RNA sequence: AUACGAUAAUGGCAAACCUUUCGAAAGGAAGGGACGCAAAGCUGUGGACCUACGGAACUCUUGUUCUAUGGUAGCCAAGCCGCCGAA
Numbered sequence: 001a002u003a004c005g006a007u008a009a010u011g012g013c014a015a016a017c018c019u020u021u022c023g024a025a026a027g028g029a030a031g032g033g034a035c036g037c038a039a040a041g042c043u044g045u046g047g048a049c050c051u052a053c054g055g056a057a058c059u060c061u062u063g064u065u066c067u068a069u070g071g072u073a074g075c076c077a078a079g080c081c082g083c084c085g086a087a
Base pairs, nucleotide, nucleotide: 004085005084012037013036017032018031019030020029021028022027035074041080042079043078045077046076047075048072049071050070054067055066056065057064058063
């Protein structure tokens, strides 16, 4: 230095839920709160998944289906950066 990850140590992040707020929704932000996380740090590059304002088609009548330009980094992969040091 790389790989690896312990009943080690210093710490870190923060699920669900609640309040406020943004959004058509999925979901995001702030505060509280901890399910958990050795990258639960960053990046939408590939896949997967969620939503359908808008658009298209249909319509048995104001609905049905499709669609991402929206989203999920705590879905996986990939890339970049990184604390500590037992086996």
Molecule: c-di-GMP-I riboswitch aptamer
Organism: Aneurinibacillus terranovensis DSM 18919